[in-house]
Molecule: small-subunit ribosomal RNA
Organism: candidate division WOR-3 bacterium
RNA sequence: CAAUUUAUUGAGAGUUUGAUCCUGGCUCAGGACUAACGCUGGCGGCGUGUCUUAGACAUGCAAGUCGAACGGGACUUGUUUUGUAGCAAUACAGGAUAAGUUUAGUGGCGAACGGGUGAGCAAUACAAGGAUAACCUGCCGUCGAGCGGAGCAUAACUUCGAGAAAUCGGGGCUAAUUCUCCAUACGAUCUUAUUGGCGCAAGUCGGUAAGAAGAAAGGUGGCGCAAGCUAUCGCUCUUCGAGGGGUUCUUGUCCUAUCAGCUUGUUGGUGGGGUAACGGCCUACCAAGGCUUUAACGGGUAGUCGGCGUGAGAGCGUGACCGGCCACAUGGGAACUGCGACACGGUCCCAACUCCUACGGGAGGCAGCAGUCUAGAAAAUUGGGCAAUGGGCGAAAGCCUGACCCAGCGACGCCGUGUGUAGGAUGAAGUCCUUCGGGAUGUAAACUACUGUCAGAGGGAACGAUGCCAACUGGUAGUAACUGACUAGUUGGUGACGGUACUCUCAGAGGAAGCCCCGGCUAACUACGUGCCAGCAGCCGCGGUAAAACGUAGGGGGCAAGCGUUGUCCGGAUUUACUGGGUGUAAAGGGUGUGUAGGCGGACGGGAAAGUCAGGGGUGAAAGCCUUUGUCUUAACCAAAGAACUGCUUCUGAUACUUCUCGUCUUGAGGGCAAUAGAGGAAGAUGGAACUUCCGGUGUAGCGGUAGAAUGCGUAGAUAUCGGAAGGAACACCGAUAGCGAAGGCAGUCUUCUGGAGUGUACCUGACGCUGAAACACGAAAGCUGGGGGAGCAAACAGGAUUAGAUACCCUGGUAGUCCCAGCCCUAAACGAUGUUCACUAGGCGUCACCACUUUGGUGGUGGUGCCGUAGCUAACGCAUUAAGUGAACCACCUGGGGACUACGGCCGCAAGGUUGAAACUCAAAGGAAUUGACGGGGACCCGCACAAGCGGUGGAGGAUGUGGUUUAAUUCGAUGAUACGCGAAAAACCUUACCUGGGUUUGACAUGCCAGUAGUAGGAGUCCGAAAGGGCAACGACGGAGGAGUAAUCCUUUGAGCUGGCACAGGUGUUGCAUGGCUGUCGUCAGCUCGUGUCGUGAGAUGUAUGGUUAAGUCCCACAACGAGCGCAACCCCUGUUAUUAGUUGCAAACUAUAGUUUACUAUAGUGCACUCUAGUGAGACUGCCCGGGUUAACCGGGAGGAAGGUGGGGAUGACGUCAAGUCAUCAUGGCCUUUAUGCCCAGGGCUACACACGUCCUACAGUGGAUGUUACAAUGAGAAGCAAGCCGGCGACGGCAAGCGGAUCUCAUAAAAGCAUCCAUGGUUCGGAUCGUAGGCUGCAAUUCGCCUGCGUGAAGAUGGAAUCGCUAGUAAUCGCGGAUCAGCAUGCCGCGGUGAAUACGUUCCCGGGUCUUGUACACACCGCCCGUCAAGCCAUGGAAGCCUGUAAUGCCUGAAGCCUCCAACUUGUUGGAGCUCAAGGCAGGACCGGUGACUGGGGCUAAGUCGUAACAAGGUAGCCGUACGGGAACGUGCGGCUGGAUCACCUCCUUU
Repeated sequence: CAAUUUAUUGAGAGUUUGAUCCUGGCUCAGGACUAACGCUGGCGGCGUGUCUUAGACAUGCAAGUCGAACGGGACUUGUUUUGUAGCAAUACAGGAUAAGUUUAGUGGCGAACGGGUGAGCAAUACAAGGAUAACCUGCCGUCGAGCGGAGCAUAACUUCGAGAAAUCGGGGCUAAUUCUCCAUACGAUCUUAUUGGCGCAAGUCGGUAAGAAGAAAGGUGGCGCAAGCUAUCGCUCUUCGAGGGGUUCUUGUCCUAUCAGCUUGUUGGUGGGGUAACGGCCUACCAAGGCUUUAACGGGUAGUCGGCGUGAGAGCGUGACCGGCCACAUGGGAACUGCGACACGGUCCCAACUCCUACGGGAGGCAGCAGUCUAGAAAAUUGGGCAAUGGGCGAAAGCCUGACCCAGCGACGCCGUGUGUAGGAUGAAGUCCUUCGGGAUGUAAACUACUGUCAGAGGGAACGAUGCCAACUGGUAGUAACUGACUAGUUGGUGACGGUACUCUCAGAGGAAGCCCCGGCUAACUACGUGCCAGCAGCCGCGGUAAAACGUAGGGGGCAAGCGUUGUCCGGAUUUACUGGGUGUAAAGGGUGUGUAGGCGGACGGGAAAGUCAGGGGUGAAAGCCUUUGUCUUAACCAAAGAACUGCUUCUGAUACUUCUCGUCUUGAGGGCAAUAGAGGAAGAUGGAACUUCCGGUGUAGCGGUAGAAUGCGUAGAUAUCGGAAGGAACACCGAUAGCGAAGGCAGUCUUCUGGAGUGUACCUGACGCUGAAACACGAAAGCUGGGGGAGCAAACAGGAUUAGAUACCCUGGUAGUCCCAGCCCUAAACGAUGUUCACUAGGCGUCACCACUUUGGUGGUGGUGCCGUAGCUAACGCAUUAAGUGAACCACCUGGGGACUACGGCCGCAAGGUUGAAACUCAAAGGAAUUGACGGGGACCCGCACAAGCGGUGGAGGAUGUGGUUUAAUUCGAUGAUACGCGAAAAACCUUACCUGGGUUUGACAUGCCAGUAGUAGGAGUCCGAAAGGGCAACGACGGAGGAGUAAUCCUUUGAGCUGGCACAGGUGUUGCAUGGCUGUCGUCAGCUCGUGUCGUGAGAUGUAUGGUUAAGUCCCACAACGAGCGCAACCCCUGUUAUUAGUUGCAAACUAUAGUUUACUAUAGUGCACUCUAGUGAGACUGCCCGGGUUAACCGGGAGGAAGGUGGGGAUGACGUCAAGUCAUCAUGGCCUUUAUGCCCAGGGCUACACACGUCCUACAGUGGAUGUUACAAUGAGAAGCAAGCCGGCGACGGCAAGCGGAUCUCAUAAAAGCAUCCAUGGUUCGGAUCGUAGGCUGCAAUUCGCCUGCGUGAAGAUGGAAUCGCUAGUAAUCGCGGAUCAGCAUGCCGCGGUGAAUACGUUCCCGGGUCUUGUACACACCGCCCGUCAAGCCAUGGAAGCCUGUAAUGCCUGAAGCCUCCAACUUGUUGGAGCUCAAGGCAGGACCGGUGACUGGGGCUAAGUCGUAACAAGGUAGCCGUACGGGAACGUGCGGCUGGAUCACCUCCUUU
């Protein structure tokens, strides 16, 4: 807020994305089942139980009853009688009669109820409410009147006959409450006449009078001598009623238009027939009607309602059980009887099926209760009883009743109840987990004390029977008397359930718990196993070696005698939206108009009262739902009362609104008059520019075309240029978000014809209006038909290029076509992706048409056309008086994506094709807008040895080294674009070493703990085997602590260390860097990355951090919805450049002194000194501080001064948030896994050093700026004790021998080299170059063969400056020269450092690469190494077409035509039989229609981790894309014509805002 029963009711979640909002589908949580399946299962109560095969049925039962309607039969008893036997009692046989039992037949009533089922049926049905003035009604109740007389038959029975049977025929007898006739007739019925009420009428309800026809049956009881009387049950006529039924009307009741036209008894009338009754219900004739878009006709499906399920409700779904109605009874048809049937347990006929048969003929109908077979996922006993309730018959007793009441079976449902209660911790055991400490199961168990529901055993014991039946005694009760009926009492009898409910006693915790789930939704977590396997899954999704998602276990959660699954319905789903949705971009506005039906409609007044509102009456069955109460111990169940049944109908009233009707009005609409603008339309005429072709002139070698070319044209004269002629098409400038038109669309000029609009005026009409299915008209381009025309352009086509290819883009040509006339087609991104109309809701600025005013600047009005913008709306973008705002009217359309602008069918078309328009199947998304990134063969700005300008290299040679590959027993492992490759490795001969081969070892080479043993023990010289490791033998030979004994020596006990054996464990360079820590590389020393608060936005997010300047810099300034802050930048730190000061050894030495050398100069040493250099501490200095100019008075920039240094002075260290699952498990650490006489450990030898080849990084060169020889200068950093080593000696040399000094500013390594000076070499494979090889040596080291370095002598290869390509460097840099160090026994062209000499160039940012900021597009987000399209190939699935083949359905025509009703005819005795006709079930034939199944072959479609070909789309997607159409092509597609922006970029124009 809303609803109602007035105190109740309406809950959401997951899933599209990197994230967000929206749209939208899918899925889940709830409830309910006539259910089924899986696992499990104590008891009871109440319910319920073939949804499939309206399939077939064995057997039994389910409808009979009445003897008080009738005749007869049988039997029992009594009485009586006859006969026979007997002396008799008596027996036997028969007759009559009375009472009783029984019942085949006639007759009566019932069998039309009750019970079953849901096939058919879309209206001959059902529901609600009416009508019957158009009707019927057995039994029952009530009113009135009657029941007199007569007659003919027939079954049973008997007799004869047929038949297997079922059954039937002929003759004869007989009864009735059977049948027939006569009489009577108050009502009732009919006819006639008359009259009253009601009704619009048709007519109907009555009154009066006369007339006509028309009834009946008895039974039983009592009394009576009899006649007869009486009671009761029946019978006949009649009235009213109750209950039941027939007919009829209105309204409502599923899907389909890919069913649009249907109908001949059809629609109506008249006459007749028929019926209980109206009626084409039937018939003859007449007329030609009737129904339909408010859905006829056809097709499909279906019993219907009360109700039931769900839902807040509105609704939606459904029609089991119970109740009402209907329909059916093996399929179909028909009538008979009867109150009632066209009849479930009746009849006749046809058909199918089953059974019997003597083959001639017969019998049958479980959709009654049980039961059987079949079908199926699926549903019970061939039970008991009429005791109760109800029904039929009967006077009654009673009989019958598979209706019903009960029992049985099934957890099928609902409800109840139990499976125990209390205590009980060292928190047992077991199991599971574990961080190994413990934790969980868990008071759970055991154990102790109790209880006794249910089940079990044994007793007692109801209600249902207050009923019913019989007998007896009374009353009403009056009468001459009795009976009946009702009623009171007494007595007797009557219970299927039932071994009942309930209750008492006994015993004993004893007999009684499962199922599902535990990733999120959704309550509940761990371990092991498995390893994209096995499997799970409702959706999202799990599983590829640490799975809370699979399987198992432990634990936990939920429900509980059940729990889950499957199926169906409602809900959630506002996801068909009445309540309660939408259509600019998400699905959705028809291409546009005219206009029919329909819907809706201006102002005022009168009337009516249909809608509407109020009150009353009737109805809305019962049950059910709801409320209250009661009762079964409770509940379910059941009972009672109330409310409700939201509806329909009827009466009365109200009249605001809608409606109808009458009258009026002018504002809607239309008309008149006046002037106006316009590419509006049609036809005709005409003009110039350009173009092409042709003719002629001039003129000569090219033209043309492209990114560049070629094809093409041209010496037969092109192109160019001038003149002339012809032709067709299109109309520059004006020209404009200007105009006109409904849309498509419309453009030179003139003429004719013609449509519409706006403005002004307020003269006329008087609501004449709006919208608009169907229909009609118009409708770009392409295309089609016929005829013209053809200049240019140009699908197709041809050629040339491009390319891997190029069926394209580019070029040269070129045909349809483009143009005109006539006729089709009817579609477009036919778009404003926005239907038409009306009204209302701030403004501002342009522009077109008309008008008014005007101060001539302009202002105002109406109608168009644009831009911006408030409120409002919107998912957002945006729209915003030209609405996508607020309202009203009408139309069209949408409901997840694909399949599918498809198929089939219909309509249209010459065709192309158009229009209408599905399903199977498949997916969990598809989609819109906006956000952040990333990307672009998008844009703007900026930076970097990025390019450019330079210098030097690499790529070619030889060698070194690393890698790939190959090889190998092994060539250990790792690193692999940039960011691997002189990398890990700052040193592989052994070792290292991880690899291979062989040998050996097993508590181990190493750690800790426990147990046992251990004095000739541990250790171990020596010796043996062995390659060593290792294994034997073995002299010798111990030790600590505590206690005890002993003078002591020493001994004993115990415990250690060590050793031996055993158990735990060690070990692993084994695996996973995609389980990890730590460390590292890279973008990148790039300038970025974030936060708090605030603000904006629904939100993701944005702002801050954008713009303008500036910087090396997110550096700083200005400004600003931001204000601040952090990590980065810078600075602080180190080295270096200047200087001051302090200090002065091992450093320094200017001055001074002394000594020595020496001829002096000078040198050395010592003293002395710290001035200088230097060393290394502390300071100073540089900050745009100063000046000029520029700049916004800024930041800052340019220049200058001073200064050793000038704008971060130079260099280093320093690496933000993050990226690459980047690298490393082999530095180390570490989870999991694996191994344990081996993947551990030890040892020897080998390998890592291989070598056809490829690549990276270097060294040395190719020489004269050089080489060689000689000579002569100048450094710095460093290192040194198992070390550096001076010096001397030897050696050509490597080096060797001896050896001082030095743990260092002292000594040593240690001569720096390039450079300088001088000489030789002169362009040659050399006096270049040094590889390779030979030989002789040296050093290190146990060891130099595989496999080290160095030296001498000899040898003297390639190579003469290096293709494509590519690298470094901007100043003390490149280039060049040497020196040192780490590692290290030895080994450096590598690496890390040090100094010496010392350039060139930078115009600049177009381009390449990388990066930063902003902006733009995006179908990308694993982020362009992205995404993604189509053919082809493979598998699977559903589907369309198809020669045909095969069912089915409903009709039509013809043929045949049973039974039966009706009509007619004939025969004979009162009644039957036969025949004919009409109608008609089933059947046959025929041609079509429709649905379906199948079908060789064929078409496309969908799905399927890793097939083929290309790359069409997304960025300007590399030729912008898309729509329609046409042609072409392996394919995506290409091209032509027209259209759209849902195209990027640039330029211009216009408009707006601010200043």